[in-house]
Context: one part of a larger RNA
Molecule: small-subunit ribosomal RNA, 5' domain
Organism: metagenome
RNA sequence: GGAUGAACGCUGGCGGCGUGCCUAACACAUGCAAGUCGAGCGAGAAGGUUUUGAUUGAUUCUUCGGAUGAUUUCAAAACUGGAGAGCGGCGGACGGGUGAGUAACGCGUGGGUAACCUGCCCUAUGGAGGGGGAUAACUAAGUGAAAACUUAGCUAAUACCGCAUAAGCGCACAGUAUCGCAUGAUACAGUGUGAAAAACCCCGGUGCCAUAGGAUGGACCCGCGUAAGAUUAGCUAGUUGGUGAGGUAAUGGCUCACCGAGGCGACGAUCUUUAGCCGACCUGAGAGGGUGAUCGGCCACAUUGGGGCUGAGACACGGCCCAAACUCCUACGGGAGGCAGCAGUGGGGAUAUCGCACAAUGGGCGAAAGCCUGAUGCAGCAACGCCGCGUGAAGGAAGACGGAUUUCGGUCUGUAAACUUCUAUCAGCUGGGAAGAAAAUGACGGUACCAGACUAAGAAGCCCCGGCUAACUACGUGCCAGCAGCCGCGGUAAUACGUAGGGGGCAAGCGUUAUCC
Numbered sequence: 001g002g003a004u005g006a007a008c009g010c011u012g013g014c015g016g017c018g019u020g021c022c023u024a025a026c027a028c029a030u031g032c033a034a035g036u037c038g039a040g041c042g043a044g045a046a047g048g049u050u051u052u053g054a055u056u057g058a059u060u061c062u063u064c065g066g067a068u069g070a071u072u073u074c075a076a077a078a079c080u081g082g083a084g085a086g087c088g089g090c091g092g093a094c095g096g097g098u099g100a101g102u103a104a105c106g107c108g109u110g111g112g113u114a115a116c117c118u119g120c121c122c123u124a125u126g127g128a129g130g131g132g133g134a135u136a137a138c139u140a141a142g143u144g145a146a147a148a149c150u151u152a153g154c155u156a157a158u159a160c161c162g163c164a165u166a167a168g169c170g171c172a173c174a175g176u177a178u179c180g181c182a183u184g185a186u187a188c189a190g191u192g193u194g195a196a197a198a199a200c201c202c203c204g205g206u207g208c209c210a211u212a213g214g215a216u217g218g219a220c221c222c223g224c225g226u227a228a229g230a231u232u233a234g235c236u237a238g239u240u241g242g243u244g245a246g247g248u249a250a251u252g253g254c255u256c257a258c259c260g261a262g263g264c265g266a267c268g269a270u271c272u273u274u275a276g277c278c279g280a281c282c283u284g285a286g287a288g289g290g291u292g293a294u295c296g297g298c299c300a301c302a303u304u305g306g307g308g309c310u311g312a313g314a315c316a317c318g319g320c321c322c323a324a325a326c327u328c329c330u331a332c333g334g335g336a337g338g339c340a341g342c343a344g345u346g347g348g349g350a351u352a353u354c355g356c357a358c359a360a361u362g363g364g365c366g367a368a369a370g371c372c373u374g375a376u377g378c379a380g381c382a383a384c385g386c387c388g389c390g391u392g393a394a395g396g397a398a399g400a401c402g403g404a405u406u407u408c409g410g411u412c413u414g415u416a417a418a419c420u421u422c423u424a425u426c427a428g429c430u431g432g433g434a435a436g437a438a439a440a441u442g443a444c445g446g447u448a449c450c451a452g453a454c455u456a457a458g459a460a461g462c463c464c465c466g467g468c469u470a471a472c473u474a475c476g477u478g479c480c481a482g483c484a485g486c487c488g489c490g491g492u493a494a495u496a497c498g499u500a501g502g503g504g505g506c507a508a509g510c511g512u513u514a515u516c517c
Stems, first nucleotide, its partner, number of pairs: 001517004006513005013389006019382002021348001026346003030343003035090003040087002047080008060067002097301003106226008116218002121214007129163001131161002138153006169194005175188005199206003227273003234264003239261008276298004280291004303324005326337004353379001355378003361375001362373004392422004402413004426458001429452004436444001461506005466487003472501005482489002
C1' cells in the first nucleotide's frame, strides 16, 4: 500500500447493487416450511332444492260456526352437495440448513466396470384371458386421565393372491461361430424349467404388463495430487493371502468356516494435533504466500449412539424402532418432543422482520381446473461493503464585524461572509405512470420513470500538524497531568501534553483495533 462476512469511537444527506450468528453442532415458547389425486375405491357430514305430513298463524272473506293460508318450527322421502377422515397411487431420497465429524478414493484430476443399478421421460416390439379370499373406513361392545388400543360383524378397489398365455426374458444342460483385455464377451439354434398384467374416462385419450435400446441420475475400483509433529519408530489376528460358502445391484475379508504366515514402515507406517475438499477469493510484476463468507460442484451430518423397514432410490432433518441425556403432560398406571428449514426467544454475544406474494422462475401431485411451495420473487432493518450523486454556481475589497496574533505599524482568517445575479441534481409538493404477462393473472407498487411548480433552502464531518510524513503559532501545565507505531516528548518560554487560532489529509465518512499478503 492492498484486502475483510469485521468490530469499536466520533459523525451521518440520497440512490443503485450486493452482503449480514465467523462465538454455543447451546437450549428452544409460538406460527408457518410437503403435499396432492374423486378421471383408482367404498362410505359420506353440514348446507341447498322439491314434495308430503305435523306445527305456527300475518292477511282477506265471514252466515261469527268457520274458510283462506303468507310466515315459523319439526320430521320423512327424493334429488343435489361435497366437509373431515379412511383404503390406494405418486411425491415426502428433491428443494432448504449446517460444517460437528472426516487427513479419507472424502475431495480434485485422469481412467476403468468383460463386476453394476436406474422411478418419472423418450424410442421400438409383443401383450392384458379367466377367477378367488380378505381388510380399513363404518357399526356394535369394551379398556384408558390421555396418547391410544382390543374384540365381534359388514364392504370396495388401479390394494392382495392363485390359474391360463410367453414373441421376447431368467435359470440349468450340452454345442457352433466370431472376437478379446486374464476372469471372458457377443451372436445363433436346441432340450428342460420359471415368472406378467388394471383399469379409468367416455370415443380418443390416460394408465397397466413384459422385453430391448436411449437419456438422466447414481454405485464400485484404480493412477496421481491433497496440513503439521520423529520431543510419535515400530504397527497389525479378519490382520495379509488362498479355497469354499453366504451376502450385495455389483467386485471384494464385506461376512463366515478351513488352510498357509503373511501384510505395512525413514519414499515416514503407527500415534498425536489441526482441518470439510474444490471452482474460486485476497495479495503479489510473477513465482509464491494466505483464505475456503456470499455464488456454483462434491462430501458429511440432522439432540447423542445404534438398527433396520418401505421404496427405483434412504439406513431417511420436519418417517419407524431401541438405548442415553434433557424438556413437557399425567388421574403416577403411562405418554409427548427434537429450528444445523423461515421468522422469532433466551444464552453466548459482533451479525436483521414472529413482513408480503405465489404475479414471475422452478418443484410436487393432478387429464385439467387447480392445490401446496419460509424454494423463489420482493419488501423491512444495518454506512457492513462497492459504485454514483449532493450539501450550490458566478460576481463581490470598505480587504467590514468578530476571532487569533503582534515588534502595536500591521498580519492571518479572507472572496470567505454580507450583498447582486443565477441554477434545481437529491430531498419535499402536484399531476401522469410502466416493462416484467404468451388469452386472463403483478406481491413488488402508485414503485421505477416522466412532466410541472417551488425555495439556497433540508444535507459535513473525522483524523493529523517533532522526524519518518503533507501541515505552526499563542496560552495553560511544569518528569505533574499526559502523549506514543518506532525514535522518543514533558523537570518554567514544549511546533511532541491540554485548549484556541491557523494549516494539512481524506470525505458520508474518518480514525483505531484484529487478521492476511